[in-house]
A computed fold for a 71-nucleotide RNA from a Patescibacteria group bacterium, annotated as transfer RNA. The organism belongs to Bacteria candidate phyla, within Bacteria. RNAcentral holds the sequence, with entries from ENA. Rfam family: tRNA.

RNA sequence: GCGACUAUAGUUGAAUGGUACAACAUCACCUUCCCAAGGUGAGGGUGCGGGUUCGAUUCCCGCUAGUCGCU
Numbered sequence: 001g002c003g004a005c006u007a008u009a010g011u012u013g014a015a016u017g018g019u020a021c022a023a024c025a026u027c028a029c030c031u032u033c034c035c036a037a038g039g040u041g042a043g044g045g046u047g048c049g050g051g052u053u054c055g056a057u058u059c060c061c062g063c064u065a066g067u068c069g070c071u
Base pairs, nucleotide, nucleotide: 001070002069003068004067005066006065007064010024011023012022013021018054026042027041028040029039030038047063048062049061050060051059
């Protein structure tokens, strides 16, 4: 220098065009003499900028970051 892949909650993963879901973690409550375990609930998220579309996590372009390969 060229190419491919990836980017979603604090973490790990779902969601292939229709108001983003779960587990663990955090907080509150219940249970318990206390702790742990268990139960119920709450908060919290689509890397950035454009485009297409009635509607974009999803499709297209660029950028950024990371991983891999080629030279």